[in-house]
RNA sequence: GCCGGCGUGGUGGAAUUGGUAGACACGCAGGACUUAAAAUCCUGUGGCCGUAAGGCCGUAUCGGUUCAAGUCCGAUCGCCGGUA
Numbered sequence: 001g002c003c004g005g006c007g008u009g010g011u012g013g014a015a016u017u018g019g020u021a022g023a024c025a026c027g028c029a030g031g032a033c034u035u036a037a038a039a040u041c042c043u044g045u046g047g048c049c050g051u052a053a054g055g056c057c058g059u060a061u062c063g064g065u066u067c068a069a070g071u072c073c074g075a076u077c078g079c080c081g082g083u084a
Base pairs, nucleotide, nucleotide: 001083002082003081004080005079006078007077010026011025012024019067027045028044029043030042031041032040046057047056048055049054060076061075062074063073064072
């Protein structure tokens, strides 16, 4: 250089048939239990604005197709594998 695969919250990882993004687990925060802690249990947990109700944004980045895109198409960036 060429070919192929992958990129989703703090982490692993779902949503692959285009139709509510983040299920589930870990972690973290608060609480219960305990003399105290561990373990266990309960609640919450993407970001921004807002007192709140609520609103807006968010799937590597930028575009495109579509009523609708994490998913399809193009370009770019990064990582992994193959190959002369």
Notes
Transfer RNA from a Candidatus Parcubacteria bacterium, 84 nucleotides, folded computationally. Rfam family: tRNA.